[in-house]
RNA sequence: UUACCGAAACGGCAAACCUCGCGAAAGCGGGGGGCGCAAAGCUGCGGGUCUAAAGCCACCGGGCUAUGACUGCCGGGCUGCCGAA
Numbered sequence: 001u002u003a004c005c006g007a008a009a010c011g012g013c014a015a016a017c018c019u020c021g022c023g024a025a026a027g028c029g030g031g032g033g034g035c036g037c038a039a040a041g042c043u044g045c046g047g048g049u050c051u052a053a054a055g056c057c058a059c060c061g062g063g064c065u066a067u068g069a070c071u072g073c074c075g076g077g078c079u080g081c082c083g084a085a
Base pairs, nucleotide, nucleotide: 005083006082012037013036017032018031019030020029021028022027035072041078042077043076045075046074047073048070049069050068055064056063057062
């Protein structure tokens, strides 16, 4: 120095919920708030899940579908703070 690993320390992010806004919705952003996280940093690349405006089918209520969404669902890729055993 690097890899594995995660004691300590400096810090970091921020669930549910409340509120304002965007969106058809899933969900996202700002503020508050902390459940937790050693990558809960970035990336929709693979799997999976969610939604269904438009479209199609049926037609009474419905059904199908992602071009939409989720990285705090799992994995991959890229990057990173500290340094005990």
A computed fold for an 85-nucleotide RNA from Aneurinibacillus sp., annotated as c-di-GMP-I riboswitch aptamer. The coordinates come from a structure-prediction model, not an experiment, and the mean pLDDT is 90. The sequence was found by an Rfam model in a public genome assembly. Its Rfam family is "c-di-GMP-I riboswitch aptamer". Gene Ontology term of the family: cyclic-di-GMP binding.